A computed fold for a 73-nucleotide RNA from a Candidatus Margulisiibacteriota bacterium, annotated as transfer RNA.

[in-house]
RNA sequence: GUCCCUGUGGCUCAACGGAUAGAGCGACGGAUUCCUAAUCCGUAGGUUGCGAGUUCGAAUCUCGCCAGGGACA
Numbered sequence: 001g002u003c004c005c006u007g008u009g010g011c012u013c014a015a016c017g018g019a020u021a022g023a024g025c026g027a028c029g030g031a032u033u034c035c036u037a038a039u040c041c042g043u044a045g046g047u048u049g050c051g052a053g054u055u056c057g058a059a060u061c062u063c064g065c066c067a068g069g070g071a072c073a
Stems, first nucleotide, its partner, number of pairs: 001072007010025004018056001027043005049065005
């Protein structure tokens, strides 16, 4: 330099182009307990890497850029 894959809460991952973007772990609060752990209940936390486009509608499709990984040179 060319090509391919990936990017979604703190972490790991879901989400046929159509519901208010969900789950587990973690955090916080509560119940239980003499205390802790475990268990149970609840709460908060996301402009889906950034920008633009297509569409009635985009996390999803297209283009550019950024970051990480890989193949070739």

Lineage of the source: Bacteria > Bacillati > Candidatus Margulisiibacteriota. It matches the Rfam family "tRNA". Rfam links the family to the GO term triplet codon-amino acid adaptor activity. The family's RNA type in Rfam is transfer RNA.